[in-house]
This is a predicted structure of a 71-nucleotide RNA (transfer RNA) from a Candidatus Pacearchaeota archaeon. It matches the Rfam family "tRNA". Rfam's curators write: Transfer RNA (tRNA) molecules are approximately 80 nucleotides in length. Lineage of the source: Archaea > Nanobdellati > Candidatus Pacearchaeota. RNAcentral holds the sequence, with entries from ENA.
RNA sequence: GCGUGAGUAGUUCAGCGGUAGAACGCCUCGUUGCCAACGAGGUAACCCGAGUUCGAAUCUCGGCUCGCGCA
Numbered sequence: 001g002c003g004u005g006a007g008u009a010g011u012u013c014a015g016c017g018g019u020a021g022a023a024c025g026c027c028u029c030g031u032u033g034c035c036a037a038c039g040a041g042g043u044a045a046c047c048c049g050a051g052u053u054c055g056a057a058u059c060u061c062g063g064c065u066c067g068c069g070c071a
Stems, first nucleotide, its partner, number of pairs: 001070007010024004018054001025043006047063005
């Protein structure tokens, strides 16, 4: 340089055009003599810019970062 895959919550991952979800974590409460475990509630995210569309995490274009392959 060319090709290809990925970027969503603090972390690991779903979601493939119509309300953004789970698990773990963190916080609060309950339970306990204390901790752990368990139960209830809460917290928090679509890499950046532009385009298409009534509507974009999702489709298109450009950029950035990371992985893999080729040279």